[in-house]
């Protein structure tokens, strides 16, 4: 890099550096941004996916914790793009596809 499962409307920021862009790419909005943006670091916290620990109808549920691996920490994955329903259009509304994360196969 990739198969696949499994989540994705909740929740959690301060400080130093940095110094102009940021929200995955294109595109359209819409927003954050010199009252300091991506990136980096340290510290903090959030979650609870492996992992850990009891329980149980037991290769799985279900409860707890929050040592460890990870991941998060503006806005639903920021919203739209394709299909369906909505008589047409739109609002909505449900799905798909992308992503993104964990787990974990070549």
């Nucleotide at each position: 890099a990739c198969a696949u499962u499994a989540u994705a409307c909740c929740g959690a920021a301060g400080a130093g550096g940095g110094g102009a862009g940021a929200g995955a790419g294109c595109a359209g909005g819409c927003u954050c941004u010199g009252a300091g943006a991506a990136c980096c670091u340290c510290u903090a916290g959030c979650a609870a996916c492996c992992g850990u620990u009891a329980a149980c109808c037991a290769u799985g549920u279900u409860a707890a914790a929050a040592a460890g691996g990870u991941g998060c920490u503006a806005a639903c994955u920021c919203c739209u793009g394709c299909c369906c329903a909505g008589a047409c259009c739109a609002a909505u509304g449900g799905g798909a596809a992308a992503u993104a994360u964990a787990a974990g196969u070549u």
The RNA shown here (SAM riboswitch aptamer (S box leader)) has 106 nucleotides and comes from Rufibacter sediminis.
Taxonomically the source falls in Rufibacter (Bacteria, Cytophagia, Cytophagales, Hymenobacteraceae).
It was read from a public genome assembly, where an Rfam model found it.